[in-house]
RNA sequence: AGAUGGCCGGAUGGUCGCUGGAGGUUUCGGCCUCUGGAGGAAAGUCCGGGCUCCACGGAAACACGGUGCCGGGUAACGCCCGGCGGGGGUGACCCCAGGGAUAGCGCCACAGAAAACAAACCGCCAACGGCCCUCGGGCCAAGGUAAGGGUGAAAUGGUGCGGUAAGAGCGCACCGCGGGUUCGGCAACGAAACUGGCAUGGCAAGCCCCACCGGGAGCAAGACCAAAUAGGGACGGCAUUUUGCGGGUUUCCGCGUUGUCGUCCGGGUCGGUCGCGUGAGGCGUUUCGCGAGAAACGUCCCAGAGGAAUGGCCAUCUCUUCCCUCGGGAAGAACAGAACCCGGCUUACAGGCCAUCU
Numbered sequence: 001a002g003a004u005g006g007c008c009g010g011a012u013g014g015u016c017g018c019u020g021g022a023g024g025u026u027u028c029g030g031c032c033u034c035u036g037g038a039g040g041a042a043a044g045u046c047c048g049g050g051c052u053c054c055a056c057g058g059a060a061a062c063a064c065g066g067u068g069c070c071g072g073g074u075a076a077c078g079c080c081c082g083g084c085g086g087g088g089g090u091g092a093c094c095c096c097a098g099g100g101a102u103a104g105c106g107c108c109a110c111a112g113a114a115a116a117c118a119a120a121c122c123g124c125c126a127a128c129g130g131c132c133c134u135c136g137g138g139c140c141a142a143g144g145u146a147a148g149g150g151u152g153a154a155a156u157g158g159u160g161c162g163g164u165a166a167g168a169g170c171g172c173a174c175c176g177c178g179g180g181u182u183c184g185g186c187a188a189c190g191a192a193a194c195u196g197g198c199a200u201g202g203c204a205a206g207c208c209c210c211a212c213c214g215g216g217a218g219c220a221a222g223a224c225c226a227a228a229u230a231g232g233g234a235c236g237g238c239a240u241u242u243u244g245c246g247g248g249u250u251u252c253c254g255c256g257u258u259g260u261c262g263u264c265c266g267g268g269u270c271g272g273u274c275g276c277g278u279g280a281g282g283c284g285u286u287u288c289g290c291g292a293g294a295a296a297c298g299u300c301c302c303a304g305a306g307g308a309a310u311g312g313c314c315a316u317c318u319c320u321u322c323c324c325u326c327g328g329g330a331a332g333a334a335c336a337g338a339a340c341c342c343g344g345c346u347u348a349c350a351g352g353c354c355a356u357c358u
Base pairs, nucleotide, nucleotide: 001358002357003356004355005354006353007352008351010317011316012315013314014313015312016311018037019036020035021034022033023032024031025030039335043346044345046344047343048342049341050340051218052217053216054215064214065213066212067211068210069083070082071081072080073079084098085096086095087094088093099209100208104207105206106203107202108201121149122148123145124144125143129140130139131138132137157175158174159173160172161171162170176198177196178195179194181192182191183190184189222274223273224272225271232265233264234263235262236261237260238259239258281300282299283298284297285296286295287294288293318333319332320331321330322329323328324327
């Protein structure tokens, strides 16, 4: 100077408050005592779960969405650990959306002759053929070629030697690539020798194919208690009207309807209670494991509310900045702030500490 991992993130005391719980007291308004009271991210709400309700006979398929090297961890994951492969760095170390391109379709801008099925712009050659000739050769041209130049992100393996008219995996050596074999590894994959003259570019953060996973909504979930009101039901009282029955007729009686009153049921609003913190919990030790982590034992109980408490002041100290008369003075304290709860990821963060490594 840097790399990786972990931790802290103002301290102590006094004083005045706020709030959960327990106990006491009360004139029911309160008051007193004891005790607990934000974070590593409580944040973003991006993944995965617990819990609750709804839907659903089971299974499979299709559609849609997600994930995507291999092995392991975990309740689970798109998270974590350990490897593999590729890339970067002198190095510690870091980064990777890392299945399949002979299943099929599609695309490859500009430039360039040509961008996937063949093709030749500048070039090179002219062995074959024709003409000339001073017999050395020169010219023309059918044609051959892809070495060199040029374009491009990418041009049909690369370098060298041979070969050739010039060239070309045309031949050979090495490298790369394909194929099967053997060996190592659970595997991804690696190594070795053999073989093939190259066996048909790239893009799947384009459609697609393959494998695996996935019901929906969310604590304003949901459960219980329950004033009032509307509408409903049962019973009873009273009143009115109408109808029917008994009766020859009337009074009267019974039934039904309507209205009203009372009681009860039911309803479920205001409100109240629960859900709500003993949990995949914290800490320590031992054992197992490279590690993520697991098991056993011991120990602890650690915010839980009401649109929302967790704060203010003083003193001493710590740190940062500024000022001067160098001893003091002044200002300031990173990001932020629970709301059903966990496991992750991502983002924000003044300053400081520790360990290992280059």